[in-house]
Context: one part of a larger RNA
């Protein structure tokens, strides 16, 4: 100087506690991991920081694994070769299949062949040889420099103290005075408003046409128009600026006014010096090692989907704040030409057939929870839907291993889940659906979007940790 302490002090955090809300842990299923099994169940990741992760939803491909069968040697040397290198092919045998091989018969004819090196290729090894990228410390507030000063020196000081802050943020004190990176500022989205603009957006007012009419009017289309919306470009607006109190009159804190918004307005992006021999050689790049006619490459089939069991993350439930049936209402983000597909028709449905429009503010992709009415009446039920049987549909060369959907039948466990544990402080939790990614097909996953919309702290350092100061040290 660091590190550590079941030493002390100060401060902080819903990956801490307290108060509150909702879960997980029990059940069934989905998915990942371990284990076991297997010809193979390819490999990596293992506390937070592995386990719906590798964008990893694997039917073939992917694919690296297993079984079987084929193919490939740039370049140089040597050997062989018109006495035919090599390639192709009918038939038969062989084979899962194939002039791949064997027998036999034929065609083309030097584009080569064999071998020794040397390559191409390698999802072969090493992430403890690396680059790059990423995770975590870190939702942190730290990390340093120049000059001066102190110390023989390693070093110290500055960066400490007091108050304050989300913050090494700022103020005051001070042998320090300044400065850099980080924080902040900055950038994006949302919230209020002004100006400009008006198609594919809008329709309040005006006009025209059509339809309905209870003669009041209502609806549709078009023109005109840009009022209200909306769209998208540029501004304005918030600064503890104003008032009061506290504070050293400071920094700031608390309350109030005005305001769409109040003390960082809300949410995100960016994010230090470094550390972790963290992860990735299976994205790509790359050193070294290895394989090199197989550890390369292609084809067929299987496997990654196994199943006494253990764990993680989810979905669906156990019901009446509910289930079923019928009717009615309201979004936003996004996507679309091998595509989205209105509408018509057919089918009980999944779906089929035809097809307008749309390369998109133009066409298209049904919101659900919710509201109204009726039934159910506390039950393993009109709860719950696993599992299984039968029949059908879609995608695709192919759905048996091993896909998704529809209909009928079947109707399992489950009556709120032990110890323990996770998330959340507001448009949040909870709950409800929708879109996109992957994608031929397949979503309970991931990334977004909107609808409904709470309870409880507004504190503390007791537990778990982090930061700073200080102290002890058998540690470096």
């Nucleotide at each position: 100087u660091g590190g550590c302490g079941g030493g002390g002090g100060a401060g902080c955090a819903c990956c801490g506690c307290a108060a509150c809300g909702g879960g997980a842990g029990g059940a069934g299923c989905g998915u990942g991991c371990g284990g076991u099994u297997c010809a193979a169940u390819u490999g990596g990741a293992u506390u937070c920081a592995a386990c719906g992760c590798u964008g990893g939803a694997a039917a073939a491909c992917u694919c690296a694994c297993c079984g079987g069968g084929g193919g490939c040697g740039a370049c140089u040397g040597c050997c062989g070769u018109a006495u035919g290198a090599g390639g192709c092919u009918c038939a038969a045998c062989u084979u899962g299949a194939c002039g791949a091989g064997u027998u036999u018969a034929g065609c083309c004819a030097a584009u080569a062949g064999g071998u020794a090196g040397a390559g191409a290729g390698g999802u072969g090894g090493u992430g403890c040889a690396u680059g790059g990228c990423c995770g975590c410390c870190g939702u942190c507030a730290g990390u340093u420099c120049g000059u001066a000063c102190c110390g023989u020196a390693a070093g110290g000081c500055g960066u400490u103290c007091u108050g304050u802050u989300a913050a090494g943020u700022c103020a005051g004190a001070u042998a320090a005075c300044g400065a850099a990176c980080g924080a902040g500022a900055c950038c994006c989205u949302c919230g209020c408003u002004c100006u400009u603009a008006g198609u594919u957006g809008c329709c309040a007012c005006u006009u025209a046409u059509c339809u309905c009419u209870c003669c009041g009017g209502a609806g549709a289309u078009a023109a005109a128009g840009c009022a209200c919306a909306c769209u998208a470009a540029g501004g304005g607006g918030a600064c503890c600026g104003c008032c009061g109190c506290u504070g050293c009159u400071a920094a700031a804190g608390c309350g109030g006014a005005g305001g769409a918004a109040g003390g960082a307005g809300a949410g995100g992006g960016c994010a230090a010096c470094g550390g972790u021999a963290g992860g990735u050689c299976c994205g790509u790049a790359u050193g070294c090692c290895c394989c090199g006619a197989a550890u390369c490459u292609c084809c067929c089939g299987g496997g990654c989907u196994a199943c006494a069991c253990g764990c993680g993350c989810g979905c669906u439930a156990c019901a009446a704040a509910g289930g079923a049936c019928a009717g009615g209402a309201c979004a936003a983000u996004g996507g679309g030409u091998u595509c989205c597909g209105a509408c018509a028709u057919u089918g009980a449905a999944a779906g089929g057939u035809g097809a307008a429009g749309g390369u998109a503010a133009u066409c298209u992709c049904g919101a659900a929870a919710c509201c109204u009415g009726u039934c159910c009446c506390a039950a393993g039920u009109u709860c719950g839907g696993a599992u299984u049987g039968a029949g059908g549909g879609c995608u695709g060369u192919a759905a048996u291993u091993c896909g998704c959907c529809c209909u009928c039948a079947u109707g399992a466990a489950g009556g709120u889940g032990g110890a323990u544990u996770c998330c959340g402080u507001a448009g949040u939790a909870a709950u409800c659906g929708c879109g996109g990614g992957u994608c031929a097909a397949c979503a309970u996953c991931c990334c977004g979007c909107g609808g409904u919309g709470a309870a409880u702290a507004c504190g503390c350092c007791c537990c778990u940790g982090c930061u700073c100061c200080u102290u002890g040290c058998a540690c470096a």